[in-house]
C1' cells in the first nucleotide's frame, strides 16, 4: 500500500514538555489558551494475535493478561458513502 476475514451503542487519564488547533473525508455540530495537534513518562480499558483448559486438531466455550498491536470527549459524534473509515490478524 494491496487483498481476505472479524470487529465497531460497552470501557478506560494524569503529569510534563509545547503552542494553535482537533474530532479520516462532505455537510453539520462539538472539542479546544480553564491549553488543541504532538511528543514523553506513568496509569488504566478491552481482549485481536500469543498462553491455559474442556479435548487430539479445527471450531466454539470458559480462563489468563507476562509478551506483540490497539484503545483511554461525544454511538465511528450525527448524515451521507457501509467493503467509507478505523482496528486486529492472515497473505502478496
Nucleotide at each position: 500500500u494491496u487483498u481476505u476475514u472479524a470487529u465497531a451503542c460497552a470501557g478506560a487519564g494524569g503529569c510534563g514538555c509545547a503552542g494553535a488547533g482537533a474530532g479520516a473525508c462532505a455537510g453539520g455540530c462539538u472539542c479546544c489558551g480553564c491549553g488543541a495537534a504532538g511528543c514523553g513518562c506513568c496509569g488504566g480499558c478491552a481482549a485481536c494475535c500469543c498462553c491455559c483448559a474442556c479435548u487430539c486438531c479445527c471450531c466454539g466455550u470458559g480462563g489468563a493478561a507476562c509478551g506483540g498491536u490497539g484503545c483511554c470527549a461525544a454511538g465511528u459524534c450525527c448524515u451521507g458513502a457501509c467493503c467509507a473509515u478505523a482496528u486486529a490478524a492472515a497473505a502478496a
Predicted 3D model of a 92-nucleotide RNA (SAM riboswitch aptamer (S box leader)) from Hymenobacter sp. BT188. The model forms 97% of the base pairs in the Rfam consensus. The organism belongs to Hymenobacter, within Bacteria. Model confidence (mean pLDDT): 86 of 100.